[in-house]
Molecule: transfer RNA
Organism: Candidatus Woesebacteria bacterium GW2011_GWB1_38_8b
Parts: sequence; structure tokens; C1' cells
RNA sequence: GUGGUAUUAGCUCAAUGGUAGAGCGCCGCUCUGUGGAAGCGGAGGUUGCCAGUUCGAUCCUGGUAUACCACC
Repeated sequence: GUGGUAUUAGCUCAAUGGUAGAGCGCCGCUCUGUGGAAGCGGAGGUUGCCAGUUCGAUCCUGGUAUACCACC
């Protein structure tokens, strides 16, 4: 330099173009002599960034950033 893959909650990952979820973690309550475990509930997201298509985009298109892989 060329091609490809990935980027979504604190972490690991889902999500046929139709109100973004799960597990772990965090907070509160119940339980317990205390803690843990268990049960119940809750908070937490400009879906890397900038545009485009569309009635509607995590999803499709273009550009861009970072990481990784292959080739040169």
C1' cells in the first nucleotide's frame, strides 16, 4: 500500500429495517446473630465518529478513526 473482520451498558456478548436486551458486575429491599448464598426490585446506552438512503437504521450505502488478520 491492497483486501477482509471487529467496534452496542463497567466487563463478555445478543438483537428479520419497526420503542436496544441477556449473563456477570453495581445499588436497594427481604432473608440471616453477622457476612455470603438465595429471592425480589432498580439504575446504567448519542449502538466508535461524520454523512446518505428510508415513513422508520445497531442493521443498507459512502467516508473516517482504532484494533486485529491475510497478501505485497